Background
Predicted 3D model of a 76-nucleotide RNA (transfer RNA) from a Candidatus Microgenomates bacterium. Its Rfam family is "tRNA". By type it is a transfer RNA. Taxonomically the source falls in Candidatus Microgenomatota (Bacteria, Bacteria candidate phyla). The RNAcentral record of the sequence draws on ENA.

Formats: sequence, C1' cells, structure tokens
RNA sequence: GCCUCUGUAGCUCAGGGGAUAGAGCAUCAGUUUCCGGAACUGGGGGUCGGAGGUUCAAUUCCUCCCAGAGGCGCAA
Repeated sequence: GCCUCUGUAGCUCAGGGGAUAGAGCAUCAGUUUCCGGAACUGGGGGUCGGAGGUUCAAUUCCUCCCAGAGGCGCAA
C1' cells in the first nucleotide's frame, strides 16, 4: 500500500429500511434479612465511531475519513 471483517448503554452483544433502539452482566433504589449475600421488583444510563449522500423515512443502503482485528504484499 491492497483486500476482508468489526465499531450500538460502564462491559459482552442483538437488531441489516418504518413500533418509544433492546437483552444479559454491572450500577442505583426498594422488598426480604439482625447485617450482608442470594432472590424478586423497579429506575437511571445511548450524538448507534465521525462527516456527507440516497430515501417520504437511515443504527440499517452508498461514499470518504477515524479506530481496532485478520490476510496479502513490501519491487523502486
């Protein structure tokens, strides 16, 4: 340098054009308990990596850029 894949909550991930963007874990509060843990109930937390484009509508499709992983190449 070229190719492929990945980027969504604090962490691990789902969702691949239309519902208010979700799950598990974590965290906070409550119930329970002498206290804690466990269990149960509820809450908070998201510019969906960034910019632009297509579309009535984009997390989703296209382009460029950024970051990470893998593969190929490294002649001048």